[in-house]
Molecule: c-di-GMP-I riboswitch aptamer
Organism: Vreelandella arcis
RNA sequence: GAAAGAAAAAGGCAAACCCGUCGAAAGGCGGGGACGCAAAGUCACCGGUCUAAAGGGUGUAAUCACCUCAAGACAGCGGGAUCGCCUAC
Repeated sequence: GAAAGAAAAAGGCAAACCCGUCGAAAGGCGGGGACGCAAAGUCACCGGUCUAAAGGGUGUAAUCACCUCAAGACAGCGGGAUCGCCUAC
RNA backbone atom coordinates (compact mmCIF):
# COMPACT_ATOMS: atom_id res chain seq x y z
C1' G A 1 0.00 0.00 0.00
C1' A A 2 -3.95 -3.21 -0.82
C1' A A 3 -8.10 -5.52 1.61
C1' A A 4 -7.62 -11.69 2.08
C1' G A 5 -8.81 -14.73 6.86
C1' A A 6 -5.81 -20.98 5.86
C1' A A 7 -3.25 -21.98 10.27
C1' A A 8 -1.41 -19.64 14.87
C1' A A 9 -0.52 -16.24 18.93
C1' A A 10 -1.55 -11.88 22.15
C1' G A 11 -5.90 -10.94 23.55
C1' G A 12 -11.24 -9.08 22.89
C1' C A 13 -16.68 -9.40 22.71
C1' A A 14 -20.80 -12.34 24.71
C1' A A 15 -26.75 -15.22 22.33
C1' A A 16 -30.31 -18.00 25.10
C1' C A 17 -31.25 -18.38 30.17
C1' C A 18 -30.96 -16.64 35.57
C1' C A 19 -30.53 -12.47 39.30
C1' G A 20 -30.65 -7.15 40.23
C1' U A 21 -32.00 -2.40 38.28
C1' C A 22 -34.20 1.53 34.82
C1' G A 23 -38.32 1.82 31.29
C1' A A 24 -45.37 2.09 29.49
C1' A A 25 -43.17 -1.32 26.21
C1' A A 26 -39.55 -2.62 22.76
C1' G A 27 -35.23 -2.56 25.12
C1' G A 28 -30.91 -0.59 28.10
C1' C A 29 -27.37 -1.12 32.17
C1' G A 30 -24.69 -4.24 36.15
C1' G A 31 -23.50 -9.46 37.77
C1' G A 32 -23.51 -14.67 36.44
C1' G A 33 -23.43 -17.56 31.88
C1' A A 34 -21.40 -18.95 26.54
C1' C A 35 -24.71 -19.66 21.30
C1' G A 36 -21.68 -17.68 18.45
C1' C A 37 -18.42 -13.39 16.34
C1' A A 38 -12.37 -10.97 12.48
C1' A A 39 -14.96 -5.70 13.52
C1' A A 40 -20.45 -9.15 17.69
C1' G A 41 -15.66 -1.66 18.01
C1' U A 42 -18.33 3.14 17.13
C1' C A 43 -22.38 6.07 14.32
C1' A A 44 -29.75 5.27 13.34
C1' C A 45 -27.37 8.10 7.27
C1' C A 46 -30.59 4.40 3.75
C1' G A 47 -33.67 0.07 3.84
C1' G A 48 -35.80 -3.32 7.39
C1' U A 49 -37.69 -5.03 12.07
C1' C A 50 -39.70 -4.31 17.23
C1' U A 51 -42.52 -1.33 20.74
C1' A A 52 -46.82 2.32 21.13
C1' A A 53 -46.16 5.89 26.54
C1' A A 54 -47.68 10.85 25.09
C1' G A 55 -50.63 12.78 20.93
C1' G A 56 -54.72 11.83 17.27
C1' G A 57 -59.20 8.87 16.05
C1' U A 58 -63.57 5.47 17.03
C1' G A 59 -66.87 3.28 20.64
C1' U A 60 -68.60 3.86 25.91
C1' A A 61 -72.34 7.40 31.02
C1' A A 62 -67.56 6.43 32.84
C1' U A 63 -63.70 3.14 34.04
C1' C A 64 -61.87 1.32 29.78
C1' A A 65 -61.33 -1.16 24.88
C1' C A 66 -59.72 -0.90 19.90
C1' C A 67 -57.20 1.69 15.67
C1' U A 68 -53.20 4.94 14.31
C1' C A 69 -48.58 7.25 15.03
C1' A A 70 -41.45 7.33 16.67
C1' A A 71 -39.86 11.95 18.79
C1' G A 72 -38.54 5.37 21.61
C1' A A 73 -35.50 0.92 20.36
C1' C A 74 -32.40 -2.98 17.53
C1' A A 75 -25.18 -1.78 15.14
C1' G A 76 -25.70 -9.93 17.09
C1' C A 77 -31.04 -7.98 10.12
C1' G A 78 -28.75 -5.92 5.37
C1' G A 79 -26.21 -1.63 3.20
C1' G A 80 -23.23 2.71 4.23
C1' A A 81 -19.71 5.83 7.14
C1' U A 82 -15.56 5.77 10.50
C1' C A 83 -11.52 3.93 13.68
C1' G A 84 -8.66 -0.44 14.88
C1' C A 85 -5.54 -5.93 16.74
C1' C A 86 -2.97 -10.27 14.69
C1' U A 87 -1.49 -13.20 10.56
C1' A A 88 -0.96 -13.71 5.32
C1' C A 89 0.09 -10.91 0.55